[in-house]
RNA sequence: AUCAUGGAUAGAGGCGCGGCGCUCAUGCGUACCGUGGGACAAGGCCAGGCAGCCGUCCCCCGGGAGAGGGAGCUCCGCCGAAGAUCGAACGGUCUGCCUGGGCCGUGCGGUCUGGGCCGUAGGGAAAACAUCCCGCGGACUGUCACGAGUAUGUGGAGCGCUAUCCAGAGG
Numbered sequence: 001a002u003c004a005u006g007g008a009u010a011g012a013g014g015c016g017c018g019g020c021g022c023u024c025a026u027g028c029g030u031a032c033c034g035u036g037g038g039a040c041a042a043g044g045c046c047a048g049g050c051a052g053c054c055g056u057c058c059c060c061c062g063g064g065a066g067a068g069g070g071a072g073c074u075c076c077g078c079c080g081a082a083g084a085u086c087g088a089a090c091g092g093u094c095u096g097c098c099u100g101g102g103c104c105g106u107g108c109g110g111u112c113u114g115g116g117c118c119g120u121a122g123g124g125a126a127a128a129c130a131u132c133c134c135g136c137g138g139a140c141u142g143u144c145a146c147g148a149g150u151a152u153g154u155g156g157a158g159c160g161c162u163a164u165c166c167a168g169a170g171g
Stems, first nucleotide, its partner, number of pairs: 002171002005167007014079001016078004021073004032063003036059005043054003046100006082113006089106006114141002117138004122134004143156004
């Protein structure tokens, strides 16, 4: 001096990621409320137990939502951004309590995914032909390695890659 290696900081990917808010459609002429008419007693409120509450269904007419899910835009935070899934815990919700269960959320732990896009009469969630998740297929794209010697080659994964700086006991 350099290399392996360790660390710090900065940075790149692009139809890039996430969050608050606003707007819009869907939900829906549905739920629900009111007037009128008709039919009918066994049930309904997640399952069981106890308690509590409520009659139930249909039709005409008059009113008539919201949530979950989604799209667009602004702003903000970002580049394991973040997401998915599994697990136990805690919280919320399903009339109250107990025991379970479903759904939603929170942080924690495990596993997986470089990124978005397109397709899918495969499976799941959902009111849904929206959208999302899992799977499968496709090309595209950033990056590195290898192979080449200039062509859309092969392979890997973000525990990666690029830049700078520090350390560097070992070669």